[in-house]
């Protein structure tokens, strides 16, 4: 120097064109003589960035930026 795969919530991931979700973890509440576990609820992300396509883009396309991993 090429090439493939990722880049979404504090953290693991899920959503393959129509208003962005789950588990854990915070936080309240319940329940318990007290933790814990367990129920309920509440918070939290304009989806790496910048264009393009589309009526509509976390998804389609380009470069760019980061991660890994393969060839040289």
């Nucleotide at each position: 120097g090429g090439g493939a795969u990722c880049g979404u919530a504090g953290c693991u991931c899920a959503g393959u064109g129509g208003u962005a979700g789950a588990g854990c973890a915070a936080c309240a509440c319940u329940c318990u003589u007290a933790u814990a576990a367990g129920g309920u609820g509440u918070c939290g992300g304009c989806c790496g960035g910048u264009g393009g396509u589309u009526c509509g883009a976390a998804u389609c396309c380009a470069c760019c930026c980061g991660a890994u991993c393969c060839c040289a």
A computed fold for a 72-nucleotide RNA from a Patescibacteria group bacterium, annotated as transfer RNA. The prediction has a mean pLDDT of 82. The RNAcentral record of the sequence draws on ENA. Its Rfam family is "tRNA". Gene Ontology term of the family: triplet codon-amino acid adaptor activity. Rfam classes the family as a transfer RNA. Lineage of the source: Bacteria > Bacteria candidate phyla.